[in-house]
C1' cells in the first nucleotide's frame, strides 16, 4: 500500500405513524393533561436460522411495544466520510 475492528466527530445521506378528542391556559401560532388510534430504525425484551465438538456463551433490519416517537426542528439504527488505536497480508 491492502483488509478487519473499535473509538470519535458543530461532516454527508437517513423511514414510518393524528388536520382524532375532552379539559384547562394563550389575543394568537400553539402549549399542557388525559382518552382512543397509529409508528418501527434510539434503548429494552421474546423467538432463533446460523456460529460454537459439547458446555458457557454470541446471535437479525423477524416479534412485541416497556421505554420512545406520530408538522418542522432535535433524535435516529445505519449506510458513506475523515482522523486515531489495534491489528491482517
Nucleotide at each position: 500500500g491492502u483488509g478487519a475492528u473499535c473509538a470519535a466527530c458543530a461532516c454527508g445521506g437517513g423511514a414510518g405513524a393524528g388536520a382524532c378528542u375532552a379539559g384547562c391556559c394563550g389575543c394568537g401560532a400553539g402549549g399542557c393533561u388525559g382518552g382512543c388510534g397509529c409508528c418501527g430504525a434510539a434503548g429494552g425484551a421474546g423467538c432463533a436460522a446460523c456460529c460454537g465438538c459439547c458446555c458457557c456463551g454470541g446471535a437479525a433490519a423477524c416479534u412485541c411495544u416497556c421505554a420512545g416517537g406520530c408538522u418542522a426542528a432535535a433524535g435516529g439504527a445505519c449506510c458513506g466520510g475523515u482522523u486515531g488505536a489495534u491489528u491482517u497480508u
Molecule: Glycine riboswitch aptamer
Organism: Neokomagataea tanensis